[in-house]
Formats: sequence, structure tokens, C1' cells
RNA sequence: GCCCCCAUCGACUAGCGGCCUAGGUCAUCGCCCUUUCAAGGCGGUAACGCCGGUUCAAAUCCGACUGGGGGCG
Repeated sequence: GCCCCCAUCGACUAGCGGCCUAGGUCAUCGCCCUUUCAAGGCGGUAACGCCGGUUCAAAUCCGACUGGGGGCG
């Protein structure tokens, strides 16, 4: 330099154009339970890398950029 793959809560992950006000698990916070702790129950906070395009409608499709991984030279 060229090619391929990936990017979603703190972590891991679901999503396959409209049912999304983005779900789940762990973590975290509050309450309940308990003499206390753990466990358990209920609830809360928390995310679509970024810019543009397509579309009535985009986390989802397309392009550029950024970052990460792999291959070739």
C1' cells in the first nucleotide's frame, strides 16, 4: 500500500427496515426480606463510534471517516 471482518448500557450480548420510548444477563443504586451478612424478591440508572446518503420510516441498507482484528505484499 491492497483486501476482508467488526464497532449497541460499565462488561457480555439480542436485534435481520415499521411491533423500539432499543430487550436480556452480570455489575451498580434503592426498597423489601433477615438479628446481621449472603442468597432471594421488586424497582431504578445506564448504550446504537462519527458524518453524509437512500426511504414515508434506519441500530438495521449504501458511502466516507475514525478505531479494533485478520490476510497479502